The RNA shown here (SAM riboswitch aptamer (S box leader)) has 113 nucleotides and comes from Pallidibacillus pasinlerensis. The coordinates come from a structure-prediction model, not an experiment, and the mean pLDDT is 80. It was read from a public genome assembly, where an Rfam model found it.

[in-house]
RNA sequence: UUCUUAUCAAGAGUGGUGGAGGGACAGGCCCGAUGAAACCCGGCAACCUGUUAAACUAUUAAAUCGUUUAACAAGGUGCUAAAUCCUGCAGAAGGUAAUUCUGAGAGAAAGAG
Repeated sequence: UUCUUAUCAAGAGUGGUGGAGGGACAGGCCCGAUGAAACCCGGCAACCUGUUAAACUAUUAAAUCGUUUAACAAGGUGCUAAAUCCUGCAGAAGGUAAUUCUGAGAGAAAGAG
């Protein structure tokens, strides 16, 4: 820097160090000296990964490669206030309101190049 995704309303600490900021951006609204960021430890989850089993495609004598599903593990990541905290563009319902809903965009994460 490009591409992909039936992902992003579930889950997870009364710990240690640290000291003022943080929640991507903008507007809101919040969190924070009853201790923010960051680091360590703990935890959650199961995207990649591994093992086992089953089914299927191709080639086969068989094996093997590949795909899918299920169970288990936890090596690589990720996450551990609030829906991705809400909205941000378009559309629908509604009294042109409040508000609600749907989709896109943006962002995040994972995987592939």